This is a predicted structure of a 73-nucleotide RNA (transfer RNA) from a Candidatus Falkowbacteria bacterium. The prediction has a mean pLDDT of 80.
RNA sequence: GGGUGCAUAGCUCAGUUGGUAGAGCAGGAGCCUCUUAAGCUCUUGGCCGAGGGUUCGAGUCCCCCUGCACCCA
Numbered sequence: 001g002g003g004u005g006c007a008u009a010g011c012u013c014a015g016u017u018g019g020u021a022g023a024g025c026a027g028g029a030g031c032c033u034c035u036u037a038a039g040c041u042c043u044u045g046g047c048c049g050a051g052g053g054u055u056c057g058a059g060u061c062c063c064c065c066u067g068c069a070c071c072c073a
Stems, first nucleotide, its partner, number of pairs: 001072007010025004019056001027043005049065001051063003
């Protein structure tokens, strides 16, 4: 220098054919228990790496940039 993949909640990850974002763990409250642990119920939390474009509508499609990993040279 060229190419591929990834970036979504505090962490690990889903998210189909574009239709307005979820799970587990963690955190908070409660129940249970002599207490702890375990278990059960409820619940907080993200404008989806930055910017722009297409569209009635973008996490998803297109362009560009940033970071990480890998491949070629």
Taxonomically the source falls in Candidatus Falkowiibacteriota (Bacteria, Bacteria candidate phyla).